[in-house]
Context: one part of a larger RNA
RNA sequence: GGAUGAACGCUGGCGGCAUGCGUAACACAUGCAAGUCGGACGGAUGCCUCUGUGCAUUAGUGGCGAACGGGUGCGUAACACAUGGGAAUCUACCCACAGGGAAGGGACAGCCACUGGAAACGGUGGGUAAGCCCUCAUAUGCCGAGAGGUGAACAUCGCCACCUGAGGACGAGCCCAUGCAUGAUUAGCUAGUUGGUGAAGUAAUGGUUCACCAAGGCCACGAUCAAUAGCUGGUUUGAGAGAACGGUCAGCCACAUUGGGACUGAGAUACGGCCCAGACUCCUCCGGGAGGCAGCAGUGAGGAAUUUUUCGCAAUGGGCGCAAGCCUGACGGAGCGAUGCCGCGUGAAGGAAAGAAGGGCGAGAGCUUGUAAACUUUUUUUCACAUUGAAGAUGAUGACGGUAAAUGGGGAAAAAGCAUCGGCUAACUUCGUGCCAGCAGCCGCGGUAAUACGAGGGAUGCAAGCGUUAUCC
Numbered sequence: 001g002g003a004u005g006a007a008c009g010c011u012g013g014c015g016g017c018a019u020g021c022g023u024a025a026c027a028c029a030u031g032c033a034a035g036u037c038g039g040a041c042g043g044a045u046g047c048c049u050c051u052g053u054g055c056a057u058u059a060g061u062g063g064c065g066a067a068c069g070g071g072u073g074c075g076u077a078a079c080a081c082a083u084g085g086g087a088a089u090c091u092a093c094c095c096a097c098a099g100g101g102a103a104g105g106g107a108c109a110g111c112c113a114c115u116g117g118a119a120a121c122g123g124u125g126g127g128u129a130a131g132c133c134c135u136c137a138u139a140u141g142c143c144g145a146g147a148g149g150u151g152a153a154c155a156u157c158g159c160c161a162c163c164u165g166a167g168g169a170c171g172a173g174c175c176c177a178u179g180c181a182u183g184a185u186u187a188g189c190u191a192g193u194u195g196g197u198g199a200a201g202u203a204a205u206g207g208u209u210c211a212c213c214a215a216g217g218c219c220a221c222g223a224u225c226a227a228u229a230g231c232u233g234g235u236u237u238g239a240g241a242g243a244a245c246g247g248u249c250a251g252c253c254a255c256a257u258u259g260g261g262a263c264u265g266a267g268a269u270a271c272g273g274c275c276c277a278g279a280c281u282c283c284u285c286c287g288g289g290a291g292g293c294a295g296c297a298g299u300g301a302g303g304a305a306u307u308u309u310u311c312g313c314a315a316u317g318g319g320c321g322c323a324a325g326c327c328u329g330a331c332g333g334a335g336c337g338a339u340g341c342c343g344c345g346u347g348a349a350g351g352a353a354a355g356a357a358g359g360g361c362g363a364g365a366g367c368u369u370g371u372a373a374a375c376u377u378u379u380u381u382u383c384a385c386a387u388u389g390a391a392g393a394u395g396a397u398g399a400c401g402g403u404a405a406a407u408g409g410g411g412a413a414a415a416a417g418c419a420u421c422g423g424c425u426a427a428c429u430u431c432g433u434g435c436c437a438g439c440a441g442c443c444g445c446g447g448u449a450a451u452a453c454g455a456g457g458g459a460u461g462c463a464a465g466c467g468u469u470a471u472c473c
Stems, first nucleotide, its partner, number of pairs: 001473004006469005013344006019337002021302001026300003030297003035064003040061002043058005048052001071255003081179006089172002094168002097165004101136001103135004111126006141150003182226002188218003193215008230252004234245004257278005280291004308334001310333003316330001317328004347378004358369004383410001385408004392400001417462005422443003428457005438445002
């Protein structure tokens, strides 16, 4: 000098675009953040012109979604990540191709009856629908050398659909090479350990697991251990080489009160799912129950320090649905903060002066503040008021918003501070103080004439900011 997710002190006019718990992955009141489908199903309730195979709503069964989106960085020194390869795999919805039964049956919610419990939530019996579940048939499917065995599907006037096969696309799992920070005041580490055979398991390879056999495997090119840390694209700085960092945005990973476990499913670390154990908080009729903001707001605590319990689904995107549409604290906006960057303003021209008044200095000649003011002329960016008023929307639909912008008349009007002035380093004097009070980045100032302390005047620098502190280059 540059930089910052900054903080502190003084000051503060406006706009645009960004950005805002770095500390306690501490604890959380309250509201919202994942639903949708009646064109899968039987009911229930309501309405009508109670005519109807009517219309509307939806507690339950069922389907799809809830594994995305959003948050955080605890853990992790690792195939976690980055780059480049690979073979032994799966992939709902989507795309394209080929083919496919007008075959039968069953249960359980809801509902009714009885009943337990303070509640949370249940129990027994009865009866019921379906795209729920099961059986049968079939095959280009699967197993098998073959014989043969096994083995799918739901409705309909139609549409949306369903099943099977073999492809694509998208997504995911796995393996390898190379790269990736500190310590030797950590030198040895390892028994499923290293390899083989056979099995089990998996979507799949593999000591992944198991039985048996062999005794291997890693290490001074740093194993093991310890401490630290999410990784990258990138960011800052630097002429570069490099160094430091990894906040916002994007990709990947990990986690969801702590630890463990499986279920469902095409897919699970399952944040707003389940079970068990622990800690904590709450309710209780003391028998027993409920909860999980590292989602968006918000509260307490911690801290030098970080925002509103806001508006809208209008746009973009997502889920469901044939659709209409519903849901969406994703997102789009507004609010708060000079937190940063950029832009604009606080007027402009003249000003007749050896130059008003006042202030300061003074060898009381005068010098300075200073064209500065006053004054004259002029403008209206901003500003306040009034009128009009968007684009963003490709048919309708605009939260933002009566916003941006335009027009009109108004009036210089409402808008400048902060730090410094001994040298480094641009800028000097007076008074006060008297090694005191104080200053200070370094050298150093202050003990009676202090350009270094404090105040006044003046000056210098930057400017809606200016200084200080912290950290990096």
Small-subunit ribosomal RNA, 5' domain from an uncultured marine eukaryote, 473 nucleotides, folded computationally. The full RNA is in RNAcentral, with records from ENA and SILVA.